[in-house]
RNA sequence: GCCCUCUUAGCUCAGCUGGUAGAGCACUUCAUUCGUAAUGAAGGGGUCAUCUGUUCGAAUCAGAUAGAGGGCACCA
Numbered sequence: 001g002c003c004c005u006c007u008u009a010g011c012u013c014a015g016c017u018g019g020u021a022g023a024g025c026a027c028u029u030c031a032u033u034c035g036u037a038a039u040g041a042a043g044g045g046g047u048c049a050u051c052u053g054u055u056c057g058a059a060u061c062a063g064a065u066a067g068a069g070g071g072c073a074c075c076a
Base pairs, nucleotide, nucleotide: 001072002071003070004069005068006067007066010025011024012023013022019056027043028042029041030040031039049065050064051063052062053061
């Protein structure tokens, strides 16, 4: 330098034929307990990496940029 994949909640990840953003764990509150843990119930938390475009409508499609991982090339 060229090519490919990935970027979604605090963490690990779903959601990809465009149509109101989800799970598990973690966190908060409550119940239970003498108390803690465990267990049960309820709840909070996201500009879907950034920008622009297409569309009635974008996490999802297109382009650019950034970051991470991998492959190839170069290395007198």
Molecule: transfer RNA
Organism: Steroidobacteraceae bacterium